[in-house]
RNA sequence: AAUGAACGCUGGCGGUAGGCUUAACACAUGCAAGUCGAGCGGAAACGAUUCUAGCUUGCUAGAAGGCGUCAAGCGGCGGACGGGUGAGUAACGCGUAGGAAUCUACCCAGUAGUUGGGGAUAGCCCGGAGAAAUCCGGAUUAAUACCGAAUAAUCUCUAAUAAUCUCUACGGAGGAAAGGGGGCUUCGGCUCUCGCUACAGGAUGAGCCUGCGUUGGAUUAGCUAGUUGGUGUGGUAAAGGCGCACCAAGGCGACGAUCCAUAGCUGGUCUGAGAGGAUGAUCAGCCACACUGGGACUGAGACACGGCCCAGACUCCUACGGGAGGCAGCAGUGGGGAAUAUUGCGCAAUGGGCGAAAGCCUGACGCAGCCAUGCCGCGUGUGUGAAGAAGGCCCUAGGGUUGUAAAGCACUUUCAAUUGGGAAGAAAGGUCAGGCGUUAAUAGCGGCUGGCUGUGACAUUACCUUUAGAAGAAGCACCGGCUAACUCCGUGCCAGCAGCCGCGGUAAUACGGAGGGUGCGAGCGUUAAUCGGAAUUACUGGGCGUAAAGCGCGCGUAGGCGGUUUGUUAAGCUGGAUGUGAAAGCCCUGGGCUUAACCUGGGAACUGCAUUCAGAACUGGCAAGCUAGAGUACAGUAGAGGGGGGUGGAAUUUCUAGUGUAGCGGUGAAAUGCGUAGAUAUUAGGAAGAACACCAGUUGGCGAAGGCGGCCUCCUGGCUCGAUACUGACGCUGAGGUGCGAAAGCGUGGGGAGCAAACAGGAUUAGAUACCCUGGUAGUCCACGCCGUAAACGAUGUCAACUAGCCGUUGGGAGACUUGAUCUCUUAGUGGCGCAGCUAACGCAAUAAGUUGACCGCCUGGGGAGUACGGCCGCAAGGUUAAAACUCAAAUGAAUUGACGGGGGCCCGCACAAGCGGUGGCGCAUGUGGUUUAAUUCGAUGCAACGCGAAGAACCUUACCAGGUCUUGAAAUCCCGAGAAUUUACUAGAGAUAGUUUAGUGCCUUCGGGAAUUCAGUGACAGGUGCUGCAUGGCUGUCGUCAGCUCGUGUCGUGAGAUGUUGGGUUAAGUCCCGUAACGAGCGCAACCCUUGUCCUUAGUUGCCAGCACGUAAUGGUGGGAACUCUAAGGAGACUGCCGGUGACAAACCGGAGGAAGGUGGGGACGACGUCAAGUCAUCAUGGCCCUUACGACCUGGGCUACACACGUGCUACAAUGGCCGGUACAGAGGGCUGCUAACCCGCGAGGGGGAGCGAAUCCGAGAAAACCGGUCGUAGUCCGGAUCGCAGUCUGCAACUCGACUGCGUGAAGUCGGAAUCGCUAGUAAUCGCGAAUCAGAAUGUCGCGGUGAAUACGUUCCCGGGCCUUGUACACACCGACAGUCACACCAUGGGAGUGGGUUGCAACAGAAGUGGGUAGACUAAC
Repeated sequence: AAUGAACGCUGGCGGUAGGCUUAACACAUGCAAGUCGAGCGGAAACGAUUCUAGCUUGCUAGAAGGCGUCAAGCGGCGGACGGGUGAGUAACGCGUAGGAAUCUACCCAGUAGUUGGGGAUAGCCCGGAGAAAUCCGGAUUAAUACCGAAUAAUCUCUAAUAAUCUCUACGGAGGAAAGGGGGCUUCGGCUCUCGCUACAGGAUGAGCCUGCGUUGGAUUAGCUAGUUGGUGUGGUAAAGGCGCACCAAGGCGACGAUCCAUAGCUGGUCUGAGAGGAUGAUCAGCCACACUGGGACUGAGACACGGCCCAGACUCCUACGGGAGGCAGCAGUGGGGAAUAUUGCGCAAUGGGCGAAAGCCUGACGCAGCCAUGCCGCGUGUGUGAAGAAGGCCCUAGGGUUGUAAAGCACUUUCAAUUGGGAAGAAAGGUCAGGCGUUAAUAGCGGCUGGCUGUGACAUUACCUUUAGAAGAAGCACCGGCUAACUCCGUGCCAGCAGCCGCGGUAAUACGGAGGGUGCGAGCGUUAAUCGGAAUUACUGGGCGUAAAGCGCGCGUAGGCGGUUUGUUAAGCUGGAUGUGAAAGCCCUGGGCUUAACCUGGGAACUGCAUUCAGAACUGGCAAGCUAGAGUACAGUAGAGGGGGGUGGAAUUUCUAGUGUAGCGGUGAAAUGCGUAGAUAUUAGGAAGAACACCAGUUGGCGAAGGCGGCCUCCUGGCUCGAUACUGACGCUGAGGUGCGAAAGCGUGGGGAGCAAACAGGAUUAGAUACCCUGGUAGUCCACGCCGUAAACGAUGUCAACUAGCCGUUGGGAGACUUGAUCUCUUAGUGGCGCAGCUAACGCAAUAAGUUGACCGCCUGGGGAGUACGGCCGCAAGGUUAAAACUCAAAUGAAUUGACGGGGGCCCGCACAAGCGGUGGCGCAUGUGGUUUAAUUCGAUGCAACGCGAAGAACCUUACCAGGUCUUGAAAUCCCGAGAAUUUACUAGAGAUAGUUUAGUGCCUUCGGGAAUUCAGUGACAGGUGCUGCAUGGCUGUCGUCAGCUCGUGUCGUGAGAUGUUGGGUUAAGUCCCGUAACGAGCGCAACCCUUGUCCUUAGUUGCCAGCACGUAAUGGUGGGAACUCUAAGGAGACUGCCGGUGACAAACCGGAGGAAGGUGGGGACGACGUCAAGUCAUCAUGGCCCUUACGACCUGGGCUACACACGUGCUACAAUGGCCGGUACAGAGGGCUGCUAACCCGCGAGGGGGAGCGAAUCCGAGAAAACCGGUCGUAGUCCGGAUCGCAGUCUGCAACUCGACUGCGUGAAGUCGGAAUCGCUAGUAAUCGCGAAUCAGAAUGUCGCGGUGAAUACGUUCCCGGGCCUUGUACACACCGACAGUCACACCAUGGGAGUGGGUUGCAACAGAAGUGGGUAGACUAAC
């Protein structure tokens, strides 16, 4: 785009067209083919008239074929048309173009006739059989029924003559008819008309033959016996094996016979730019069919839809004996189906049959009814109207949108409704009059003119008009992208959507609803099927190296294609003409319906076929030539080319003998195995089989491919080169066909050294039917015969031509000189690189995958499947040819970026190694899991949770639980009312709270009041540690202080992307240098900042004290000093700066000097792009959701502190490098007024009393400890260790029961250095020792800081872990915690097999055999004949 559509929702009008696509399933009922009395005998019914009878002016009965007419019957014509359907048919069925051997009723024109006879038979009547259908007998009768006779033909047959045939026909024979009607009549006849007969034409229709075209299957390859042809004969309207007899053996087929499946064909229709593809409703042409099958009759025509006979199935009637029927005609019914209409009106028109005509018949047809089924047209109002109304929806709360939309105001009235009018479709026909023709005629008949009459189903028509009033008339689908159109609510991987991609798991533009919008509109969507897009079967117009696709390779048949010259021909080809190509349709252009759809006139077109004329370039044919293709002859060269025979050495194994002794062999390590019966090793000799080291070359040589390798010899194929001669297109390709064809395998017979499937044993392993080892059989080898496949690969068919170069190599030839390991040219191979060009890219690139030509093979999404079935081949294994059901939305190629690898290269890190000390074992502390509980609040969960949030849970904290209370609330803002605020005491209660009570009147003022504050009330609101960290902000962890991450411009690439950022060096570093299609830049690194280490300057108290002086038992205590230390400000200093070496003259590295410090001096802060939906809604903030006398708020008590157990992090230990006792030294940093607290006194002690000093370089906490000196203990569960428990106390605090810390006395557990495993640390570090601070009323073994003492080790980068750069492979991209194969179990889907079974079609053979046609024979009948 389109449909004969259907379904869902909706539905105003008109025009026009269409309407069982399925069951060619079965049919009730009615109708669809009759007509002619002007062919005939006649008169059943009806009507009119006349007559008669009964008799109530009318009815009943009867009579009259005399009239109109007419049942049944005889006869004629028509029932072969019209109408329906598409079952069959792959065919001369259809289409198109031709042909000759034919028939044709009615019709047209022509010629000639139409004479004279005869005998029957329906009907009617009588009788009979039967339920009926129907049938039988007798008597009588007519014709345009039937039959002779006569005559005739240009009809049929035929002799003879002439004769090659054809032709001629004069002779012979055969051989027609029918009358009806009208008029006139002198009844003799005449005439008109309709018929009838014969002949020859025409027209129309029909039959037959031929060329070409006409679906799929080769998993259908051979078919055929009247088959193919001939002769003769029969038959037909007609040619013909159409039938028959005889003869011959043909005919068809790869250009697809035969068989199977499917199908009516065409004009056309739909689509498409076209070529094509699909289709064959309506309309038109042809064919076929009429319940199924067969058959003939009649007839001009049938093997006959509404005829006959027979058989069959089905239905109906029946008296059971027997009969009847055929809607694929129009309506209609049942059934089937997603689905398709009225048992309508009329012959008025058009057409048909009959008739002389009037007329009759006509479900053809004309109309109406039903259906939005399609196409076309019209309407459902128009203008104005902003307060931008109300309502709805959204909202950032301002507004926006629906929306000029509505209302309101002013108009209009198509359509529908209503009133009245009103065409065209009608011409005929009849009748009257006039005149013409025919005729003797004024009959009759046929034309013409005029008048009158008069025919409409549709139809309440079309159309016009009246009246009233916006009045009666809008829906459907969609809104994630494709694809025009967006928001809210509900839902929460549910419900659902979906054409493809896909959407939905709590913020869904995708589901459902709503508002809004978009599209179309009396329709809109969906489904089905067709074409297009699809160049996705490619003729126009595709491909085959890697995506699907080159046969494993030759030879060669058919076929296709084919060098050059001349002539000829005219098949192809080109042009003209003629015929045809039905109409309708399409297209163009006119006309008619108000327009359109629709109808109609004309034109063009129908791209085709046939005939004919012309042309001769090209292709083809024929003839004659040519030599450039191809081939032959001659002279050479190279070669693992093939086949046969012979022969050689090395090695292996084995045998014999010698020497010799305990192992050998094998592996990652072993074992099985061999060996004291003497192996392995070694020496000598023999035997056997197989393969041929070096030569030898990743790119050499030969061959068609498979393939071919010691040497010699015989036979043999091909290539190549050189120079001449010859043949004269002999060529290329190649469906079928045929030959060759690795390895493995098979058959027969040999052979068998080594190797080695199967097999055995040993190992490895969770297992190991494997990899490894020890053995070992087929096989490998030979001969003959099969097999016929490989990643048979260059994944690249063969042949030919053309198209830049450079460098090798093999064979041949030529030339040059400098004669060589030389150079140049050429030719045939074989390689590397590379331009143009091609390619999706990779790549190919004269050996093309470039540009062309010829021919063959092959491909058309993945899987199923190179499988099943069938055929062919094979001994088998199997090969070859080769599907479908079903299933998926992909499968695949090349390249890119990442990630990954038990890939590679380079490098780094307390990563390993080297060391030191721990954890894991004990006890305790603390956190977590688990369990328990009314609650044990919540969060954190590998590294990167677990002494974490928590820098400190007895109450509080507190979020949890139990109980008791409050409801505008504990705290915020606004409104109203009252009161200063505040406060004393008492009572009840666990308290919150409630009640009573005491004291108290503040500040500003313009005197109205105001501000602040308290209480009560009302509603807006508060409140929530309720949920979602997967809606978020912010903050944080981690990779990782790893060296990376990017951008602009340029360049390269179709693109993703690349380059830069890679490379060579170097660094801690993408740090720097060099190179470089890149040049620059940014975030990171480094530096700038803080601190520490040295020095200088300035300053000098609360700090310092060298020198001077004073003083003390002693002390910077005092005067003074500013040197030193220190304090805290500012500077200096370090930069690979200098020297030597290495390096590339670089960057840099190594060593050295100087220096307090040397190559980043040490430490800190500082964390790129990003990753982990990492952590946190319980710090805070925040969207959405949820609660609102509670999930909010207050109080008391309890819980977070539980305890069989498991784990993490720590502390104390296990002791002598130690414990205990006594003595004696040396820090740093930080804190202090709700504070630190001195001296002094008391207490064994925690502590108590006391109160000086200090808001702190001044005072205080404050005694540093390890260390050092002396003593003691003597290897023990101890003078180690201190858990646990008892008693007695101290302190803080409303309060130490659950549940604090500390002190004293007593008690004195485990533990004797810790399994597997695992952690930290590279120097002022580890280890060890103490001190301080934050939090805090109190409560550290934790955390954060501070100093004291103070080591060991690093060969090195193979390995473990993590990371960086380059490269490589990838089927991964949620990225290896990836991806994915096979099997088993269960369920389901599809297909195959399956004992069988039912049905259909078909071949061959056979039984039975109706009706019927032809023939034969026999009998019978028959009026004319």
This is a predicted structure of a 1425-nucleotide RNA (small-subunit ribosomal RNA) from an uncultured prokaryote. The RNAcentral record of the sequence draws on ENA. It matches the Rfam family "Bacterial small subunit ribosomal RNA". Its mean pLDDT, the model's own confidence on a scale to 100, is 84.